Small-subunit ribosomal RNA, central domain from an uncultured bacterium, 349 nucleotides, folded computationally.
Context: one part of a larger RNA
RNA sequence: UUGGGCGUAAAGGGCGUGUAGGUGGCUUACCAAGUCUGGUGUGAAAUCCCACGGCUCAACCGUGGAACUGCAUUGGGAACUGGUGGGCUCGAGUAUUGGAGGGGGUCGCGGAAUUCCCGGUGUAGAGGUGAAAUUCGUAGAUAUCGGGAGGAACACCAGUGGCGAAGGCGGCGGCCUGGCCAUUUACUGACACUGAGACGCGAAAGCGUGGGUAGCAAACAGGAUUAGAUACCCUGGUAGUCCACGCCGUAAACGAUGAUAACUAGCUGUCCGGGUACUUGGUACUUGGGUGGCGCAGCUAACGCAUUAAGUUAUCCGCCUGGGGAGUACGGUCGCAAGAUUAAAACUC
Numbered sequence: 001u002u003g004g005g006c007g008u009a010a011a012g013g014g015c016g017u018g019u020a021g022g023u024g025g026c027u028u029a030c031c032a033a034g035u036c037u038g039g040u041g042u043g044a045a046a047u048c049c050c051a052c053g054g055c056u057c058a059a060c061c062g063u064g065g066a067a068c069u070g071c072a073u074u075g076g077g078a079a080c081u082g083g084u085g086g087g088c089u090c091g092a093g094u095a096u097u098g099g100a101g102g103g104g105g106u107c108g109c110g111g112a113a114u115u116c117c118c119g120g121u122g123u124a125g126a127g128g129u130g131a132a133a134u135u136c137g138u139a140g141a142u143a144u145c146g147g148g149a150g151g152a153a154c155a156c157c158a159g160u161g162g163c164g165a166a167g168g169c170g171g172c173g174g175c176c177u178g179g180c181c182a183u184u185u186a187c188u189g190a191c192a193c194u195g196a197g198a199c200g201c202g203a204a205a206g207c208g209u210g211g212g213u214a215g216c217a218a219a220c221a222g223g224a225u226u227a228g229a230u231a232c233c234c235u236g237g238u239a240g241u242c243c244a245c246g247c248c249g250u251a252a253a254c255g256a257u258g259a260u261a262a263c264u265a266g267c268u269g270u271c272c273g274g275g276u277a278c279u280u281g282g283u284a285c286u287u288g289g290g291u292g293g294c295g296c297a298g299c300u301a302a303c304g305c306a307u308u309a310a311g312u313u314a315u316c317c318g319c320c321u322g323g324g325g326a327g328u329a330c331g332g333u334c335g336c337a338a339g340a341u342u343a344a345a346a347c348u349c
Stems, first nucleotide, its partner, number of pairs: 003321004007303002012317001014201004021194003025088007033081002035077008049065006091191001092188004097182003103177007110154001115149007125136002162169002206247006215241002220236004258316006266294013298305002322349003331342004
C1' cells in the first nucleotide's frame, strides 16, 4: 500500500452555516459519454503457454499455433450510470390554525441573605478550632431593634423535567428576536444529503482599555500543626470573580459514541401536541415529536449496546496505524502576551 478500524484498547473534528467536490426520489422520450456486443487495424522480436522437431536425454535451440487481458477506429444495443427535454408527489420547503419552552438580546422591577454606615437598648467578652492563637472589643464589640448604602446571586417551585447546534440557559415584567412540535387543507416541484477549504459561535482561566467591587478568593501576610510545613486548619487579604468594548480559541468542549436516510420484537415511566369512543370534567384506545428505565434478535474481546443501536444497509466528511522521544523541535499561520494551530526526525525499547 491493499486492508482493517474509531463507546472503554490508537482513532469522531468543541459546535454550526455553507463554497468546491462527492452522492442523490418516481416516471417518460431522445442522445449514446460511461457501459455491453460484433468487425477492422495495431498490439516488433525475444519471453510465457500448446504442438511437432534438432543436439544420445535434458537444459538449450528451431518451426508452427495460441496468446499478448491494451489502444485506436467503425457498426450495433439502450437495462443501469450520465446528459437534454417533459411530467409526478412520497423527500425537501412555503403558507394556514394552534402549542410548549431557564433558547438569545436589551430595559426595568422585587424580596431574602452577607457586608458596611448611622441611631437605640445593653455589657464584657466575641470570634475561631481537634485544641489554640493571630484577629475584633470598655474609643463599647458580639447580641438585639430601627433606618440607610452598595454589589453579587436568585432559596422553595426543581424533576434521569424543559430549551438550545454546541458552549450553555433558572426571581418577576415589558420590548426586540431565533428555532422546534402538532394539525388541516392549499402551494412549489427534487429545490435534497454531506461538506475539503472558508466564515461564524465557542465554559473556565488569562490578556487590553475604562468602570465596579458586597461576598468569595489564586498570590501574599500572620497564627497554628509539624522533625520541617513554601500545604491541609484558622485570621486577614490583592488580582480575579461583576459590567461595557476588544482579544484569546482551549477543556474529561463526554453520550469519551460525526451528520443524514431507510429497515429490524416488545414492556414501562415521563414531557409537549393531535384524534376516536364513551357512562365526558375523567377513563380507555390510538397517533406524532422529545426524554429515561428494562429487554428480544443481532452485534461486541468483554463490559455492554439494543427503534435515541454500539444491530442491518447506503452516501459524505473527520480521524487511527506499537511504546517512549512528542502533541515536542524547526519552519509557516494566528495572537498584545500567555500561547494556540499545523507538525517531524535522530535515538531508544